[in-house]
RNA sequence: GCCGGAUUGGCGGAACGGCAUACGCGGCGGUCUCAAACACCGCUGCCCGAAAGGGCUUGUGGGUUCGAAUCCCACAUCCGGCA
Numbered sequence: 001g002c003c004g005g006a007u008u009g010g011c012g013g014a015a016c017g018g019c020a021u022a023c024g025c026g027g028c029g030g031u032c033u034c035a036a037a038c039a040c041c042g043c044u045g046c047c048c049g050a051a052a053g054g055g056c057u058u059g060u061g062g063g064u065u066c067g068a069a070u071c072c073c074a075c076a077u078c079c080g081g082c083a
Stems, first nucleotide, its partner, number of pairs: 001082007010025003018066001026044006045056004059075005
């Protein structure tokens, strides 16, 4: 230099172009207990806000589309192959 793969929340990780983030871990609150552990229940992306609510968000920047994590282009980082 060329080719291919990967990049999603605090972490792992799924997701047909149609609710952005299932499920697990972790975290917070609760039940239980003398107290804990275990177990079970609820909540849990980020920002603003007292709340209601609003805004943003799938590595970054663009594009296609009524609609993009998903398709296309460029770039970045990591992994593999070829030279």

Predicted 3D model of an 83-nucleotide RNA (transfer RNA) from Nocardioides sp. YR527. Rfam family: tRNA. Rfam classes the family as a transfer RNA. RNAcentral records the identical sequence in 3 taxa. The coordinates come from a structure-prediction model, not an experiment, and the mean pLDDT is 81.